[in-house]
Context: one part of a larger RNA
RNA sequence: UGACGGGGGCCCGCACAAGCAGCGGAGCGUGUGGUUUAAUUCGACGCAACGCGUAGAACCUUACCAGGACUGGAAAGCACCCGUUCAGACGGCGAAAGCCGUUGGCCGCAAGGCGAGGGAGACAGAUGCUGCAUGGCUGUCGUCAGCUCGUGCCGUGAGGUGUCGGGUUAAGUCCCGCAACGAGCGCAACCCCUGUUGCUAGUUGAAUUUCUAGCGAGACUGCCCCCGCAAGGGGGAGGAAGGCGGGGAUGACGUCAAGUCAGCACGGCUCUGACGUCCUGGGCUACACACGCGCUACAAUGGGCGCGACAAAGGGCAGCGAACCCGCGAGGGGGAGCGAAUCCCAGAAAGGCGUCCUCAGUUGGGAUUGCAGGCUGCAACCCGCCUGCAUGAACGUGGAGUUGCUAGUAACCGCAGGUCAGCACUACUGCGGUGAAUACGUUCCCGGGCCUUGUACA
Numbered sequence: 001u002g003a004c005g006g007g008g009g010c011c012c013g014c015a016c017a018a019g020c021a022g023c024g025g026a027g028c029g030u031g032u033g034g035u036u037u038a039a040u041u042c043g044a045c046g047c048a049a050c051g052c053g054u055a056g057a058a059c060c061u062u063a064c065c066a067g068g069a070c071u072g073g074a075a076a077g078c079a080c081c082c083g084u085u086c087a088g089a090c091g092g093c094g095a096a097a098g099c100c101g102u103u104g105g106c107c108g109c110a111a112g113g114c115g116a117g118g119g120a121g122a123c124a125g126a127u128g129c130u131g132c133a134u135g136g137c138u139g140u141c142g143u144c145a146g147c148u149c150g151u152g153c154c155g156u157g158a159g160g161u162g163u164c165g166g167g168u169u170a171a172g173u174c175c176c177g178c179a180a181c182g183a184g185c186g187c188a189a190c191c192c193c194u195g196u197u198g199c200u201a202g203u204u205g206a207a208u209u210u211c212u213a214g215c216g217a218g219a220c221u222g223c224c225c226c227c228g229c230a231a232g233g234g235g236g237a238g239g240a241a242g243g244c245g246g247g248g249a250u251g252a253c254g255u256c257a258a259g260u261c262a263g264c265a266c267g268g269c270u271c272u273g274a275c276g277u278c279c280u281g282g283g284c285u286a287c288a289c290a291c292g293c294g295c296u297a298c299a300a301u302g303g304g305c306g307c308g309a310c311a312a313a314g315g316g317c318a319g320c321g322a323a324c325c326c327g328c329g330a331g332g333g334g335g336a337g338c339g340a341a342u343c344c345c346a347g348a349a350a351g352g353c354g355u356c357c358u359c360a361g362u363u364g365g366g367a368u369u370g371c372a373g374g375c376u377g378c379a380a381c382c383c384g385c386c387u388g389c390a391u392g393a394a395c396g397u398g399g400a401g402u403u404g405c406u407a408g409u410a411a412c413c414g415c416a417g418g419u420c421a422g423c424a425c426u427a428c429u430g431c432g433g434u435g436a437a438u439a440c441g442u443u444c445c446c447g448g449g450c451c452u453u454g455u456a457c458a
């Protein structure tokens, strides 16, 4: 000087408390451990690994396994050879890749060029190893309020001061004091969305309103009262909005030899008829178990059926696909319109009204299984999704423990999107609809900030 303390003081945070909804029990989905396996490719491991890389594993992907193949190679440039050499076509073997055989280009008058082929080479190639050799990027403490510098001053020196004290703030925010005076990176502001309104254009036959896009105005403790030296705090008016209005983006010096050599790049090491490359099939989907994250429930403020309302934000040309017709349905036919404020996806759902069910493993619950179909795709056996009929399991609110959330939030409800042929999406990222309860307080648990104290630790 730090770090640490079951030392002290001050102060924050859904940290506790006060509440609401869950998880932990059940079935299923998904990830992981373990086990199994020819292989179940690899990475990630307290917070900060475990619906994570994966915003799409039937083949492909794919890195794994088995088998069949190729070698200057699946992809690069260089020089060499062949130039009646040949991209390709056909046939045979084959699961395919490939091998064997037959035949045999384009431009140019030509020289030659393009492309292909051949074989030796210096080379390629490697998702092989090392994230303890690295770049880049990222997580985390933490959106926490801190981390430093110049000059001066103090100290033999490490270093201190400034950055401390008193107030104040979300904030090292600002004020006052002070051997300090200033400054930088952070904080804040400038950026985006949102709440109000106006103008212009579009939309409409037209106008107003609404809406959409663009641009601008508006909030600053500006005004009043009280407290205060000040900074600021408490209250009030006006206002759509107050005292950072709400949300996002933005992440200081650094910490964890944190994560990533499998996104990419790159040093070193290693393989080179194979640790490279191609193909067929399998595996990544295994299953006595254990854990994480979820979905659906256990019902009556509920469930079934019928009628009938109200969104926002998105996506669409190898696309979205209307009306209409067929089918109980998934879907099929059909093709209008739309590169989209114009057309389509598109029926929002919870909610409302009516009706049935009456406490029961049930008209709760939908797992599991059988049969029959539909769709995508070369192909749904391993291993896709969907529909109809049948089947109807566990489950009667979940031990110890544990998670999220302070307002348009939690909870409940649906909608869209990316990836994508299709889909294992209950995930993720967004969007709107309905819309709470509670916070006395800071003793305690967890994390953090400042000052101070102890130390045999660095």
Base pairs, nucleotide, nucleotide: 001458002457003455004454005453007452008451009450010449011448012447013446015442016441019405020404021403022402023401026296027295028294029293030292031291032290033289034287035286042053043052064282065281066280067279068278069277070276073123078121080118081117088103089102090101091100092099093098105114106113107112125271126270128269129268130267134265135264136260137259138258139256141254146185147184148183149182150181151180152161153160154159164177165176166175167174191248192247193246194245196217198215199214200213201212220242223236224235225234226233227232298398302357303356304355305354306353307352314345315344316343319338320337324333325332326331364395369390370389371388372387373386374385375384411434412433413432414431415430416429417428